[in-house]
RNA sequence: UGAACGCUAGCGGGAGGCCUAAUACAUGCAAGUCGAACGGCAGCAUUUCGGAUGGCGAGUGGCGCACGGGUGAGUAACGCGUACAGACCUGCCUUGUACUGGGGAAUAGCCCUGGGAAACUGGGAGUAAUACCCCAUAGUAACGUAAGAUUAAAGCUCCGGCGGUACAAGAUGGCUGUGCGUCUGAUUAGCUAGUUGGUGAGAUAGCGGCUCACCAAGGCGACGAUCAGUAGGGGGCGUGAGAGCGUGGCCCCCCACACGGGUACUGAGACACGGACCCGACUCCUACGGGAGGCAGCAGUAAGGAAUAUUGGUCAAUGGAGGCAACUCUGAACCAGCCAUCCCGCGUGCAGGAUGACGGCCCUACGGGUUGUAAACUGCUUUUAUUUGGGAAGAAAGGUAUGUUUUUAGCGUAUUUGACGGUACCAAAUGAAUAAGCACCGGCUAACUCCGUGCCAGCAGCCGCGGUAAUACGGAGGGUGCAAGCGUUAUCCGGAAUCACUGGGUUUAAAGGGUGCGUAGGCGGCAUUAUAAGUCAGAGGUGAAAGCCCGGCGCUCAACGUCGGAAUUGCCUUUGAUACUGUAGUGCUUGAAUCAGGUUGAGGUCGGCGGAAUGUGACAUGUAGCGGUGAAAUGCAUAGAUAUGUCAUAGAACACCAAUUGCGAAGGCAGCUGACUGGAUCUGUAUUGACGCUGAGGCACGAAAGCGUGGGGAGCGAACAGGAUUAGAUACCCUGGUAGUCCACGCCCUAAACGAUGCUUACUGGACAUGUAUAUGCGUGUCUGAGGGAAACCAUUAAGUAAGCCACCUGGGGAGUACGUCGGCAACGAUGAAACUUAAAGGAAUUGACAGGGCCCGCACAAGCGGUGGAGCAUGUGGUUUAAUUCGACGCAACGCGAAGAACCUUACCUGGGUUUGACAUCCCGGGAAUCCGUAUGAAAAUACGGAGUGCCCUUCGGGGAGCCUGGAGACAGGUGCUGCAUGGCUGUCGUCAGCUCGUGUCGUGAGAUGUUGGGUUAAGUCCCGCAACGAGCGCAACCCCUAUCUUUAGUUACCAGCGAUUCGGUCGGGGACUCUAAAGAUACUGCCCCGGUUAACGGGGAGGAAGGUGGGGAUGACGUCAAGUCCUCAUGGCCUUUAUGCCCAGGGCUACACACGUGCUACAAUGGGCAGCACAAAGGGAAGCGAUCCUGCGAGGGGGAGCCAAUCCCAAAAAGCUGUUCUUAAGUUCGGAUUGGAGUCUGCAACUCGACUCCAUGAAGUUGGAAUCGCUAGUAAUCGCGGAUCAGCAUGCCGCGGUGAAUACGUUCCCGGGCCUUGUACACACCGCCCGUCACACCAUGAGAGUUGGUUGUACCAGAAGUCGUUGGC
Repeated sequence: UGAACGCUAGCGGGAGGCCUAAUACAUGCAAGUCGAACGGCAGCAUUUCGGAUGGCGAGUGGCGCACGGGUGAGUAACGCGUACAGACCUGCCUUGUACUGGGGAAUAGCCCUGGGAAACUGGGAGUAAUACCCCAUAGUAACGUAAGAUUAAAGCUCCGGCGGUACAAGAUGGCUGUGCGUCUGAUUAGCUAGUUGGUGAGAUAGCGGCUCACCAAGGCGACGAUCAGUAGGGGGCGUGAGAGCGUGGCCCCCCACACGGGUACUGAGACACGGACCCGACUCCUACGGGAGGCAGCAGUAAGGAAUAUUGGUCAAUGGAGGCAACUCUGAACCAGCCAUCCCGCGUGCAGGAUGACGGCCCUACGGGUUGUAAACUGCUUUUAUUUGGGAAGAAAGGUAUGUUUUUAGCGUAUUUGACGGUACCAAAUGAAUAAGCACCGGCUAACUCCGUGCCAGCAGCCGCGGUAAUACGGAGGGUGCAAGCGUUAUCCGGAAUCACUGGGUUUAAAGGGUGCGUAGGCGGCAUUAUAAGUCAGAGGUGAAAGCCCGGCGCUCAACGUCGGAAUUGCCUUUGAUACUGUAGUGCUUGAAUCAGGUUGAGGUCGGCGGAAUGUGACAUGUAGCGGUGAAAUGCAUAGAUAUGUCAUAGAACACCAAUUGCGAAGGCAGCUGACUGGAUCUGUAUUGACGCUGAGGCACGAAAGCGUGGGGAGCGAACAGGAUUAGAUACCCUGGUAGUCCACGCCCUAAACGAUGCUUACUGGACAUGUAUAUGCGUGUCUGAGGGAAACCAUUAAGUAAGCCACCUGGGGAGUACGUCGGCAACGAUGAAACUUAAAGGAAUUGACAGGGCCCGCACAAGCGGUGGAGCAUGUGGUUUAAUUCGACGCAACGCGAAGAACCUUACCUGGGUUUGACAUCCCGGGAAUCCGUAUGAAAAUACGGAGUGCCCUUCGGGGAGCCUGGAGACAGGUGCUGCAUGGCUGUCGUCAGCUCGUGUCGUGAGAUGUUGGGUUAAGUCCCGCAACGAGCGCAACCCCUAUCUUUAGUUACCAGCGAUUCGGUCGGGGACUCUAAAGAUACUGCCCCGGUUAACGGGGAGGAAGGUGGGGAUGACGUCAAGUCCUCAUGGCCUUUAUGCCCAGGGCUACACACGUGCUACAAUGGGCAGCACAAAGGGAAGCGAUCCUGCGAGGGGGAGCCAAUCCCAAAAAGCUGUUCUUAAGUUCGGAUUGGAGUCUGCAACUCGACUCCAUGAAGUUGGAAUCGCUAGUAAUCGCGGAUCAGCAUGCCGCGGUGAAUACGUUCCCGGGCCUUGUACACACCGCCCGUCACACCAUGAGAGUUGGUUGUACCAGAAGUCGUUGGC
């Protein structure tokens, strides 16, 4: 908001109510009236029975029907609005003047008689009038210069009047013309033949090409004609600060229309909504021959639609028609009905009331919060609703009667008239009694929690919510907002300065035309005169009413109504003003141009000339290659190339000068020179006198490529061919090579045609450079101010400050595409959309990340040593298998990892057997001390039974208590069940990398920057210097531990130099020196010297020293990253489970095995294997333990038991090594030891699945390992053994210990990782990023399509109704 839809609904007042189908309409009503015009009397009443009276159907006649009411189809127009104007008409009404005298012929009705279904209609007879006609009269009428000629009437009557005719005037209403205003499209640019004008005539109420004849050739248009689309216009209405934008429903004014189209008649007025005629479509009746109809009047129906009401009452009031009047008619109007459609008002109660009730909801849940003074309960009120009673105003006229008065006017009295309506309103009674919903609660935006759901269901105006803890979905509780309404949808304005007149922009975001000349237009220097168009002021007219605004008044208030004012920003007329603009005139010189004289330049056009280079040709010299590339090949060459020399010839381009230069409007312009020619600039006491600026259309120029015709063609070189490269290579590279490149003439007309910056003028700092002729000039550049800018940046050559003119822009894509038009030989160019799609696209800058560059580091590469990858075995993983092969870990940073040790247990898995308050915790009740032993069944768990046994504390001796066992009930226990993406804690990794930040200050609109960058230096953001920064924190380093040297203290179980003893063993006495042990200290700091370096930091060398530049090693891990790992260590939210996903037990499985991978062990042998002898450690462990000497076994081991709670005893033998011997040279071996057979040992309830070890026998693969790959920079790698944890037993693993003990590093190009600086970026989940195109499928929009169909329009032609005019004829 004329709304619709959803949920809901108590009352009243005021308004509004088919926006769609101007679609079709059943039925009723909406325009009649007059007997005081007339003839009359069908029906009714009265009757004196006479149309006599009241009245009156039908008819003649008069007036009305052109108003009122409806609708908005058409119309872009003098249709409307506004302001003027005139060549006109005007019934009824008002005023005035004059008149109203004679006569006549018809006709309807009625009567008679026909036709037809009907509608209707024919004939005959006869009749009236205020119907019609004739005569008379005639002026202020009409015609005419005049004279003059012509034209009128109606009567009725109650005698009061009501009428009639002519003319003049008024009022009202209408007609016509003109200025201005009035939508969109130029992908509509030309339109026009009665067209434009004239003369004459006709027509009209009247002007006019309105019509006709003749004459002329005009008229309109870029200030938008014509054409196309859309649309009734205005007052107003909505919104907005306004300017505007949108709109035209109700009310008022105008217009247009009345089923579609056309036409006239009557009339004062119509080309007529409820009249006529014709054509058409449609509907209806019909006897089939013919007829009837028009709701866009009021109701109502159907249809259409999201959607819009009663087939109501009354003429009481207001208004209209007729009438003298009474009165009649009036779907105009006044009322009522329906609808929350809108506006306004009222109510649904008010006060008290805490145990803050019950219930609901929430929580940290023995309780608290909230709903909430809310309820209950007590008191009060009664609007509204209900009932009863009373009860208006709107009514005054008019009529009748009567009075008064100046007898029809006026005034008074009485009486009569209300649809609404027994309505509004008033009073009384009863009693809180009859009355609350809707939307929302993530932000915008006022209002929060729980449950359910689990990217599902759904929400959504925008951003966006939902993938198991959703304030966003659904429900609930609570809250917020509005309230008889509340939300949603649609539409308009606002916000939007987002079409910018007020009031925007164009370097890079969209946007400056490629450039100039110039037409129209726009704008324009100084002085003066005139004018008064613009402009300003005063006055007048108009700007309808309603509405808006202000102030009153009336409905109880308000909405609403009413009165007054203001306003109506506009148009017109008139009088003034004259600064500015315009117009006309006169002057001026500074803008502009001209002239004279200089200067400058790759400016342009045409001609002539030149040398170098290249190619080609000829000749000569000369011989095997040349050429080309990253490397090659194609190619050229013994038919003599390439190379070299001489001569000749062709075309194209002009080295050096040369520049950051110069010139030109732009494109562009470069050897020298001549001719012709354009411009710029400087100087001048010269000339003209505003001649200027810009410039839509227009014209001209316009790189390269391309096109046409004819030349030319050396080099280069699209296409093309060949050779290479490559996975391919329609490319990059090479060898060739055609168009073309060149010239002349003619087209094309585009470029990142760029300074991505239109032209002109004025003004506003500084510094430096450059061209010109020396410069206060003119150009070309760089830097930096003010100012500007989003910033980058611009900055007197502006992107600053202003003025003028032009061009262009309005989110991205579609698209510079399609269609149309214009241009072009073509290629193509210019102009230039929409559907659809989308929430961004874009600019500048910031921090990161990435990529490139610079600097630097790391066993990162390189240099070395040893491995892995091949074999056998061990172990882990994947896969497969299985009843189960429990689970986790997956690039580095999972895979000898969790697991520092699965035969049972562990164990979480499977099968089977059991159990249910439970194996474990707390509470309640009953019984029993606890506990121990035995029997039966069973695989065990367990079940059933028997026996022994009665403790501690208190006691009033009845009993009670603690603890333990057992039975019962429920609260609960339990879960290695899920979620590591809900978490804590812990851990890995980048990385022991050198980084990560903060405060204050400063810079920047801001994100941010600075500090932390720079120059050096370091292992290090380590330190020094510099610096708009100055400081600080977490990291680095140091402080801590071990180790290396020394000192002091202390010596038992360790030690033994010297002394003594000795069983010869530090064994004993003793010693405190040494080793060692373990406590405290010392030492190393670039401290010292030299050199380098900035007087620094620091670096190089040296001395001294056990150790030298952080001595070696460890612990120590910044801000953070990876939703890294772990719910199966532990803790924990949520979910799940509860006679099971819990618990107990037996057996099995985790040990499977075609295969694949990781990590290891042992080897392949002589630097070795076997045998024998002889040495030297460190660090650990030991009581359910380590276990010596001794005996025994080939051995594993067994017997036995000393010593040791450990510097005392034991494990314990260290091994590599050294010495000797054997193998004797390359073999599957005296290498290697897998596998298998047999016999055993040990642990353990138990070695089958499934332990380790010993002996005898067996003796596999393997002869140094492909691609690839790992570790290590010194006591390190390599190699050798020893110990420990776990553990009954079971390491080739893990964690430690010592012995022997190397090689190499030129160096930082490359690989990997990291740090700092810098550049680029369309990345920010950050390059494992982002992203382009085809194809497949589905969907959307659009195009094409044999055709088919509807509408609109132009032109030509055919036919032509009604009707008007004319003509002819008839009556």
A computed fold for a 1371-nucleotide RNA from an uncultured organism, annotated as small-subunit ribosomal RNA. The coordinates come from a structure-prediction model, not an experiment, and the mean pLDDT is 84. Its Rfam family is "Bacterial small subunit ribosomal RNA". Gene Ontology terms of the family: structural constituent of ribosome and ribosome.